[in-house]
RNA sequence: GAUGAACGCUGGCGGCGUGCUUAACACAUGCAAGUCGAACGAAGCGGUUGAGAGGAAGUUUUCGGAUGGAAUUUCAAUUGACUGAGUGGCGGACGGGUGAGUAACGCGUGGGUAACCUGCCUCAUACAGGGGGAUAACAGUUAGAAAUGACUGCUAAUACCGCAUAAGCGCACGAGAUCGCAUGAUAAAGUGUGAAAAACUCCGGUGGUAUGAGAUGGACCCGCGUCUGAUUAGCUGGUUGGUGGGGUAACGGCCCACCAAGGCGACGAUCAGUAGCCGACCUGAGAGGGUGACCGGCCACAUUGGGACUGAGACACGGCCCAAACUCCUACGGGAGGCAGCAGUGGGGAAUAUUGCACAAUGGGGGAAACCCUGAUGCAGCGACGCCGCGUGAGUGAAGAAGUAUUUCGGUAUGUAAAGCUCUAUCAGCAGGGAAGAAAAUGACGGUACCUGACUAAGAAGCCCCGGCUAACUACGUGCCAGCAGCCGCGGUAAUACGUAGGGGGCAAGCGUUAUCCGGAUUUACUGGGUGUAAAGGGAGCGUAGACGGCAGCGCAAGUCUGAAGUGAAAUCCCAUGGCUUAACCAUGGAACUGCUUUGGAAACUGUGCAGCUGGAGUGCAGGAGAGGUAAGCGGAAUUCCUAGUGUAGCGGUGAAAUGCGUAGAUAUUAGGAGGAACACCAGUGGCGAAGGCGGCUUACUGGACUGUAACUGACGUUGAGGCUCGAAAGCGUGGGGAGCAAACAGGAUUAGAUACCCUGGUAGUCCACGCCGUAAACGAUGAUUACUAGGUGUCGGGGUCGCAAGACUUCGGUGCCGUAGUUAACGCAUUAAGUGCUCCGCCUGGGGAGUAUGCACGCAAGUGUGAAACUCAAAGGAAUUGACGGGGACCCGCACAAGCAGCGGAGCAUGUGGUUUAAUUCGAAGCAACGCGAAGAACCUUACCAGGACUUGACAUCCCUCUGACAGACCCUUAAUCGGGUUUUUCUACGGACAGAGGAGACAGGUGGUGCAUGGUUGUCGUCAGCUCGUGUCGUGAGAUGUUGGGUUAAGUCCCGCAACGAGCGCAACCCUUGCCAUUAGUUGCCAGCAGUAAGAUGGGCACUCUAGUGGGACUGCCGGGGACAACUCGGAGGAAGGUGGGGAUGACGUCAAAUCAUCAUGCCCCUUAUGUUCUGGGCUACACACGUGCUACAAUGGCCGGUACAGAAAGCAGCGAAGUCGUGAGGCGGAGCAAAUCUCGAAAACCGGUCCCAGUUCGGACUGCAGGCUGCAACUCGCCUGCACGAAGCCGGAGUUGCUAGUAAUCGCGGAUCAGCAUGCCGCGGUGAAUACGUUCCCGGGUCUUGUACACACCGCCCGUCACACCAUGGGAGCCGGAAAUGCCCGAAGCCUGUGACCCAACCCUCCGGGGAGGGAGCAGCCUAAGGCGGGGCCGGUAACUGGGGUG
Repeated sequence: GAUGAACGCUGGCGGCGUGCUUAACACAUGCAAGUCGAACGAAGCGGUUGAGAGGAAGUUUUCGGAUGGAAUUUCAAUUGACUGAGUGGCGGACGGGUGAGUAACGCGUGGGUAACCUGCCUCAUACAGGGGGAUAACAGUUAGAAAUGACUGCUAAUACCGCAUAAGCGCACGAGAUCGCAUGAUAAAGUGUGAAAAACUCCGGUGGUAUGAGAUGGACCCGCGUCUGAUUAGCUGGUUGGUGGGGUAACGGCCCACCAAGGCGACGAUCAGUAGCCGACCUGAGAGGGUGACCGGCCACAUUGGGACUGAGACACGGCCCAAACUCCUACGGGAGGCAGCAGUGGGGAAUAUUGCACAAUGGGGGAAACCCUGAUGCAGCGACGCCGCGUGAGUGAAGAAGUAUUUCGGUAUGUAAAGCUCUAUCAGCAGGGAAGAAAAUGACGGUACCUGACUAAGAAGCCCCGGCUAACUACGUGCCAGCAGCCGCGGUAAUACGUAGGGGGCAAGCGUUAUCCGGAUUUACUGGGUGUAAAGGGAGCGUAGACGGCAGCGCAAGUCUGAAGUGAAAUCCCAUGGCUUAACCAUGGAACUGCUUUGGAAACUGUGCAGCUGGAGUGCAGGAGAGGUAAGCGGAAUUCCUAGUGUAGCGGUGAAAUGCGUAGAUAUUAGGAGGAACACCAGUGGCGAAGGCGGCUUACUGGACUGUAACUGACGUUGAGGCUCGAAAGCGUGGGGAGCAAACAGGAUUAGAUACCCUGGUAGUCCACGCCGUAAACGAUGAUUACUAGGUGUCGGGGUCGCAAGACUUCGGUGCCGUAGUUAACGCAUUAAGUGCUCCGCCUGGGGAGUAUGCACGCAAGUGUGAAACUCAAAGGAAUUGACGGGGACCCGCACAAGCAGCGGAGCAUGUGGUUUAAUUCGAAGCAACGCGAAGAACCUUACCAGGACUUGACAUCCCUCUGACAGACCCUUAAUCGGGUUUUUCUACGGACAGAGGAGACAGGUGGUGCAUGGUUGUCGUCAGCUCGUGUCGUGAGAUGUUGGGUUAAGUCCCGCAACGAGCGCAACCCUUGCCAUUAGUUGCCAGCAGUAAGAUGGGCACUCUAGUGGGACUGCCGGGGACAACUCGGAGGAAGGUGGGGAUGACGUCAAAUCAUCAUGCCCCUUAUGUUCUGGGCUACACACGUGCUACAAUGGCCGGUACAGAAAGCAGCGAAGUCGUGAGGCGGAGCAAAUCUCGAAAACCGGUCCCAGUUCGGACUGCAGGCUGCAACUCGCCUGCACGAAGCCGGAGUUGCUAGUAAUCGCGGAUCAGCAUGCCGCGGUGAAUACGUUCCCGGGUCUUGUACACACCGCCCGUCACACCAUGGGAGCCGGAAAUGCCCGAAGCCUGUGACCCAACCCUCCGGGGAGGGAGCAGCCUAAGGCGGGGCCGGUAACUGGGGUG
């Protein structure tokens, strides 16, 4: 884009089309084929005429009657736009339906018939004379329920039958003639013979017979085209042909008799499956692909199967006969029927309409015609089923209304949209008029189309979508649920993806979905693909068919090209014009239908014929190379075994061992012997071979290639479906052989296990001969041949030229590497192509299922070849890129190891955590990077937890109203306490109010409630590791690369050099602080050299020194030497307080860990709101079988204790530090000087000196406990710290393992500070004393750079294989069972044609002696063929099945 569509939601009008795709399932009812009286007889009806019967109305009347003659009725004649049954004629073979069958001369296209027929129609010629016998109808009788008959009698014809006549008609002969591709045809003198007719009439005509011609319609034959399957490869007996017959309209094995043995098939026979074919329709740029509804042409069929009759035409949809199934009627004896005609019904189905009107038009049948019939047809009805057209209003209208949605609460959107105002009337509705279609009349449609008028904005909009593809976004609800989904995918609490709403987008009387087809898809590739690694080159060769084929010449004309003619139906498509208001639709004309056939021509190319050529190919001759093949023989080294000697305790084997061998003498060694297998060195990306493959030497036989020559042949060539041959290893069969090696097997090890790797043994096998197998990563993962297209450099085998040679140049053939153009997705290939061309073959078409199943073939078997489907997935795969990773490689670094020192892990205690417990033991932190962490300090408070008691606009903030002038504080009562009650004290003011409090209502407060996986901020970590990037350029299709890699060097991506890179940024370094030296400035609270002076730098004085704290200097590889590349840099040295970033700190790149924190704070969303908020008391966070982390104190003599005595730094201090003095054994008390600090206060210990202890659970160690005290605080019970006395536990240096530290460091010693009322073994700082060791980078851990492999990319804590268990799905096998279709053999055999017979029957014609006979026909019977049916054995297909096999998904 399309559809004969269906489904969901919705639905105003009209036009034109279209409507059982399924059950060729079954059908009630009505209709769909009749007509002709001008073919015929009879009957009925009517008219007319005539003759009767009859006698009404009416008129008249003297009422007695007269007249009148109607209806009705009988007979005869005649007549008819009359009615049918019947005979007869024509038509029921057309029209209409359906697509079951059919893979076929069925269809399409083009031819042929010298092998044919043709009613009605047209034309032409000729004719129609004279007879005959029946029969329906009808009447009667009769059978039957009916359908339907039977018998007797009568009658007509355009019904039937002879006779006559008849040609240029038919048949049998047939002299001579013409024509054709053949059989043959045409015409024909002549002879013999055969066959016709129907009448009717209105007198115009119509009809009939024969013959010929035409037209129309049909029949048969042929060329070409016409689906899939080879897991269908052979098929065929009237089969193929002939001769002769029969039959037919006609040819023909169409049928028959005889004869021959043919015919078809890899150019796909046969078989199986599917299917009506075409014009056309849909799609596509085209080529193609798909379809075969409607309309048109052909075919086939009419319940299923068979058969003929009639006829011009049928083997006949609304005819006949028979068989079968089904339905109906029945009196049970027997009968009837065929909607795949139009309507309609049931059924099936996702699904498809009215039991309508009319013959008015167009056609058809009959008829002379009028006319009749016509479910053909024309119309109407139903269905948005499709196409087309129209409408559902137009203008104006901002208070941007209300409502709704959203919101950052300001607004924004819906939105000029609505309302309002002004218009209009297409459609629909109402009224009036009113066609064409119709040539005289005649209109179903239809009061329709169309026109006019009045009237009201009224009666008329939905559907799908809004994550990307793909136009269109927000809110709420939901919370991997519910759901969506075409693909990717969305949904696990902020969903533009689900549901709803608002808004938006698209289309619109429709819109979506589903199904199907084409396109996109160059994704079956003719146009127009591939095959080294993505799927794909056959393992290799020879060669058949086939395909393709060198140079030049002459013919032919099959292909090819060109001209002409015929045909290619109409409709359709396209173009133009025209008609419906337009369009759809329709009409007219043109073009086109790319095809086929016939014919004229051309001869380049292909083909073909003839005759040539030598360049392709082959032969000959001359050479050399080679693990080419087969067979026979020979050789040495080595292993093993045997014999003998020497010799002694081990050998062997491994990572280490053990099994094993050995004192019965091994291994080792010497000599001799046996046997089998393989051939070291040479040896080489060397050689040979088609591939597999081939390796000691010699001989024999033998294949191929190469070089040279140019004698010969003259295209002999290339490829190669099938076919044939070869074909490693393993394996199989038979017979040998068997040294070594070695599946299986055994033992020993290893291991969690070890049916393995390792070791000791060891059988098939490996070897030989013969025969199978026929596969390999049979690989260059690269089919064969040929030509062309830069080079360079090796090597093997030949040749040529030059050269004394070495060698150089050149040429042919092989074999390697590198590389240009080109090519490739890239990798790569690149004269040995994967480049550029020609030719031929094999193979591929997403992954899995699966190289499986099944069938077939081969094989002794193993198995091989060929080779699917169901089902399932959205990928599988290739090459390259960046990372990450590796029990890969290279280089480098780090207290990483090593070398050392001190520890931890054992004890007691402190502290944190887990666990447990509890009313609660609040919460967080979780490997490193949680665990003396948040917490720089839980008795109350803190506090978040628990129990209990209170409060509800609230403890805290803002706003509003009312009231008060207080409230607070102090005291008393009450309470566990808060709360509550009482007493007392008690504002300012410019008089507006301010401020404070109480009460009230609601907005709101409040939350340490949840989510650190919604966040900000902050932090940890890799890591103070040296990295992380960018711009421009260049390279690459791209991801990306380069720079940033490389050579050096550094602590460093630090620097230098080189380089398709050149620069730059964040990091490094430096700048900053501190410390180490000096100078300078300043000199108090600091200092004191000299002067005075003191108990004392206390004081005068001084600022030189120390010190303090400002400013400067100093260090930069600057200098020298060696190394290095003349660099960077490095090593050593000098000088210097300091030397190579001097020591320390601050400083933390891009990023990683959804790392930590919602409980610091902030914050989105969710949740609570008389409670998850607030408040009070008490308790808990301090529990305690246990486990872990971090510390302190120790275990002692480098020590403990006692006494004496010396030296810091940095801090802090007013609710503070607190001196002196004094009291206490002490903690501490009293006291209060001084100090908001270089001024005052707090203040060292280890060390050192002397003494004592004497190796012990101690004069070590100090836990635990008792008593007595101190301090802080409202309060030390749960639950603080300290002191004194007494008590005196474990512990004697710590398993596996593990931590820190490289110099003023470790270790050790004390001091200070924050927090803090009090509480430190913790933390953060400070100084004192003050070591040992580093060979070095193999290893452990972490990190960096380069490189390599990767199937990893939430990235090795990755990915992923198989069994087993469970559920589901499809499938193979399966004892069997069931069904279907098509053949086949035999039996039976209806109807019917044909043949034979025909004793029975028969009007027409003939003969007759009138009795009959004959010709001819028929019934009946028999035979051939044969449908259905029955029996049988096979083949094919399908369904199902206990059980079983594998497969897929979860």
A computed fold for a 1450-nucleotide RNA from an uncultured bacterium, annotated as small-subunit ribosomal RNA.
The prediction has a mean pLDDT of 83.
Rfam family: Bacterial small subunit ribosomal RNA. Gene Ontology terms of the family: ribosome and structural constituent of ribosome.
The sequence is in RNAcentral, with records from ENA and SILVA.